Source information
The prediction has a mean pLDDT of 81. Predicted 3D model of a 492-nucleotide part of an RNA (large-subunit ribosomal RNA, domain I) from a Rickettsiales bacterium. The RNAcentral record of the full RNA draws on ENA. It matches the Rfam family "Bacterial large subunit ribosomal RNA".
Context: one part of a larger RNA
RNA sequence: AGCAUUUGGUGGAUGCCUUGGUGUUGGUAGGCGAUGAAGGACGUGAAAGACUGCGAUAAGCUUCGGGGAAUUGUCAAUAGGUUUUGAUCCGAAGAUGUCCGAAUGGGGAAACCCACCCUUAGGGGUAUCUGUAGACGAAUAAAUAAAUUUACAGAGGCGAACUCAGCGAACUGAAAUAUCUCAGUAGCUGAAGGAAAGGAAAUCAAUAGAGACUCCCCUAGUAGCGCGAGCGAACGGGGACCAGGCCGGUGCCAUUGGUCUAAUAAUUAGAAUAGAUUGGAAAAUCUAGCCAUAGAAGGUGAUAGCCCUGUAUAGGUAAAAAUGACCGAUGGACUUGAGUAGAGCGGGACACGUGAAAUCCUGUUUGAAUAUGGGGGGACCAUCCUCCAAGCCUAAGUACUAACCAAUAACCGAUAGUGAACUAGUACUGUGAAGGAAAGGUAAAAAGAACCCUGACGAAGGGAGUGAAAUAGAACCUGAAACCGAAUGCUU
Repeated sequence: AGCAUUUGGUGGAUGCCUUGGUGUUGGUAGGCGAUGAAGGACGUGAAAGACUGCGAUAAGCUUCGGGGAAUUGUCAAUAGGUUUUGAUCCGAAGAUGUCCGAAUGGGGAAACCCACCCUUAGGGGUAUCUGUAGACGAAUAAAUAAAUUUACAGAGGCGAACUCAGCGAACUGAAAUAUCUCAGUAGCUGAAGGAAAGGAAAUCAAUAGAGACUCCCCUAGUAGCGCGAGCGAACGGGGACCAGGCCGGUGCCAUUGGUCUAAUAAUUAGAAUAGAUUGGAAAAUCUAGCCAUAGAAGGUGAUAGCCCUGUAUAGGUAAAAAUGACCGAUGGACUUGAGUAGAGCGGGACACGUGAAAUCCUGUUUGAAUAUGGGGGGACCAUCCUCCAAGCCUAAGUACUAACCAAUAACCGAUAGUGAACUAGUACUGUGAAGGAAAGGUAAAAAGAACCCUGACGAAGGGAGUGAAAUAGAACCUGAAACCGAAUGCUU
């Protein structure tokens, strides 16, 4: 030095576990905000920090209800307190609620600076825009406009998807590319609601008829459009759900008052097991029982229907708000729809690319009739059929899930599952937009090693002690491999 065996170190794979995630189902709720939101800054404890809670009344104050023995949130102990005169805790309703933020007295480099008026000295008011009602007030006499101003009311901002509307790409495909496609998609903007939109035929149909709208399955990848690539209906049928109203009134809509009304919180009761054996520990094993409208699940020193929490089942509840029904009150709308239908030119939407192009919308120029009338039936005309535009409202069926509740999984199990099981959108990086980690496990219980020794009043270790176990000792379950030693044997 090599090989082998044994025994260690290092390392953190594997196994087991789960506080955390992921998906789905059903339900609730579908908003919050000038009565100051969402989101923050700074404070607040006996106590330095972080999280949570709260706001100078600051881990809290008041009332009511529940509950019944401990409690003073977590990391995380300690001190000092509170509590059967009912605390802590849970629910409901209130009070307080610094500063910033729509932020609204003015300013501003957010959490800061600087004001005025009133005041009962506590405090209150002073932004902008819109609406209503005033005040004041020219040329210009009366008046009115503008400006200024007063009172009252409303708005403003935030929020995941769903909805409607306005604006609106490109990559791509066409094997290049321009019409076309991707696609009225992505994106931006505006507005609203718990849904939105649409909606009671100037609709379809075809010689028979149907009878508002919305959504689903067919019709059908059909008819058709397109040079192509591609795009792509309707009639009709079957389902879901069904509801019709108004324009001078016994009606409808909005606001509002009264009466009645189901349900809803915290929460309550809730059955039934003993002995022996092994073991550190019984829920294991053996023997003998019991309950079950409860053998879902979780916990307890190993695997528990009968130990605990629960489960089946049965009850219980204030106020406020809200649902529905009925009875009132007040207010509003408005008499059938003309610069409309139609036409010319230019565009757009219709499955339909200008085509034979009907139908719908309209930038522009025009421009009827008035039910003895008018629109449509895919150029256009006639016949026939059908409907009545240019006014308004309308539940359900449909879409979605940020949030909450319950349940569930041939979903993951710490390089997985959310980026995040831990102080996680933290640490850290970047001027910034933004990017973005790593990091779980002693034990049943800290019983977390008193005391002694070596050592520097260390680190670390050796005894002792605890424990079932300390090669479970906090760098702590298991503890693989790479890698590094030691001992023994063999070979050189």